[in-house]
About this RNA
A computed fold for an 80-nucleotide RNA from Nitrospira sp., annotated as c-di-GMP-I riboswitch aptamer. The coordinates come from a structure-prediction model, not an experiment, and the mean pLDDT is 78. The organism belongs to Nitrospira, within Bacteria.

RNA sequence: GGCUGAAAAAGGCAACGUGUCUGUGAGGGCGCGACGCAAAGGAAGGGGUCUUUUCUGAUAAAGACCGCCAACCUGCCAGC
Numbered sequence: 001g002g003c004u005g006a007a008a009a010a011g012g013c014a015a016c017g018u019g020u021c022u023g024u025g026a027g028g029g030c031g032c033g034a035c036g037c038a039a040a041g042g043a044a045g046g047g048g049u050c051u052u053u054u055c056u057g058a059u060a061a062a063g064a065c066c067g068c069c070a071a072c073c074u075g076c077c078a079g080c
Base pairs, nucleotide, nucleotide: 002080003079004078005077012037013036016033017032018031019030020029021028022027035067041073042072046069047068048065049064050063051062052061053060
């Protein structure tokens, strides 16, 4: 440096539920539990999904998710 992720170690994240706060909304923050995750780390550019407004039958604008997909950047442990 490359490939792989069966078992293990050190740690990490947290679907969903619940309590609370917040946003018109999709959603988001924090606490607790834990379905799962080897990138469930980053960014949010492409596809996708969703919301609001305009509109009127499909665009436009502003947003949201990204734990839906592919690509990009970075990275722990173990084995080869």